[in-house]
The part of an RNA shown here (small-subunit ribosomal RNA, central domain) has 348 nucleotides and comes from a metagenome. Its Rfam family is "Bacterial small subunit ribosomal RNA".
Context: one part of a larger RNA
């Protein structure tokens, strides 16, 4: 390289935007680069390979013939591809009426519980656990009742329901803001798919300043369990959780399934849309999302099956026994912690 793979055997980058490459939609029309075909010249000799010949054979060695897949030139051939022209409208995309939405960001606000504090009431236990006991508690707790504060989360609605490329979004109200879908078809006229590098976002945790701490809790201290108990349990309780702003760059970042297109059986929910019937209970079409069962096909199997892991084509990333190792050097990037690239001896 050529060739087989990546849902669970190793294998889809977390996710997008995009350079540069690779692909690429319908008619014409031109040239003829690539591609076909014809001729010409070259492709030294030995070598290989086929037929023959000489050394007693063979190894060698000789004739012949093929062949040297190539390259350079010229003559046509135009169906594919390229490349110039011209023209469509099915892909893309604008406009124009509608529509759902926890999509973001900012600011304001509300009502429950949780603690804390102040004040009444009222008295001896509360709390916790399988049982306890550490703990609070006659300096009046627990419970009750009013009231103040403070911070974090927003029960009911809530739904294999929505919205967002993905990480992920839930109490309300208002500002500013992205995408999507549905219907018309007025415009553009191929503007499109991919996407090496690159660039942005990217839960937790974890770091830096500087606030902020109700509740929860790593560490950490008792109390218990137990043979031990550096633990399930119970009492406390620091970082952290929260916000601002900068880092970090990981995760079972999962659908363990890359994106993009067309094409292949149906039944049954379910959400937004349009459009006909209609008895305003419903019922038929038809896009667009989410489920659930299931023919063909396909899969080692399980299973997937129009939201495919089926047939097909484009482009990308990835794998190539198991441990050493996602580990060592090295180099980049980070304050760190770590991250990312990424191996060998050994050994089974």
């Nucleotide at each position: 390289c050529u060739g087989g793979g990546c849902g669970u055997a190793a294998a889809g980058c977390g996710c997008a935007c995009g350079u540069a490459g690779g692909c690429g939609g319908c008619u014409u029309u031109u040239u003829a680069a690539g591609u076909c075909a014809g001729g010409g010249g070259u492709g030294a000799a030995a070598u290989c390979c086929u037929g023959g010949a000489g050394c007693u054979u063979a190894a060698c060695u000789c004739c012949a013939g093929a062949a040297c897949u190539g390259c350079c030139u010229u003559u046509g051939a135009u169906a594919c591809u390229g490349a110039g022209g011209a023209g469509c409208u099915a892909g893309a995309g604008u406009c124009c009426g509608g529509a759902a939405g926890a999509g973001g960001u900012g600011a304001g606000u509300g009502g429950a519980a949780c603690u804390g504090c102040g004040a009444g009431u009222g008295u001896a236990g509360a709390g916790g656990u399988g049982a306890a006991a550490u703990u609070c508690g006659u300096a009046g707790a627990u419970a009750u009742u009013c009231g103040c504060a403070a911070g974090a989360a927003c029960a009911c609605c809530a739904g294999u329901g929505g919205c967002g490329a993905a990480g992920g979004c839930g109490g309300c109200u208002c500002a500013c803001u992205g995408g999507u879908c549905c219907g018309g078809u007025a415009c553009u006229g191929a503007c499109g798919c991919u996407g090496a590098g690159g660039u942005g976002c990217g839960a937790a945790a974890g770091c830096g300043u500087g606030g902020g701490g109700a509740g929860c809790a790593a560490a950490c201290a008792g109390g218990a369990u137990u043979a031990g108990a550096u633990a399930c349990c119970c009492u406390g309780g620091u970082a952290g959780u929260c916000c601002a702003c900068g880092c970090c760059g990981u995760a079972a970042a999962c659908u363990a399934u890359g994106g993009a297109u067309g094409c292949u059986a149906g039944c049954c929910g379910u959400u937004g849309g349009c459009g006909g019937g209609u008895u305003u209970a419903c019922u038929c079409g038809u896009c667009a999302g989410u489920g659930g069962c299931g023919c063909a096909g396909c899969u080692a199997a399980c299973g997937c099956a129009u939201u495919a892991a089926g047939c097909a084509u484009c482009c990308c990333g990835c794998c190539u026994g198991g441990g050493g190792a996602g580990u060592a050097c090295g180099g980049u990037c980070g304050c760190a912690a770590g991250a990312c690239u990424a191996a060998a001896a050994c050994u089974c």

The coordinates come from a structure-prediction model, not an experiment, and the mean pLDDT is 89.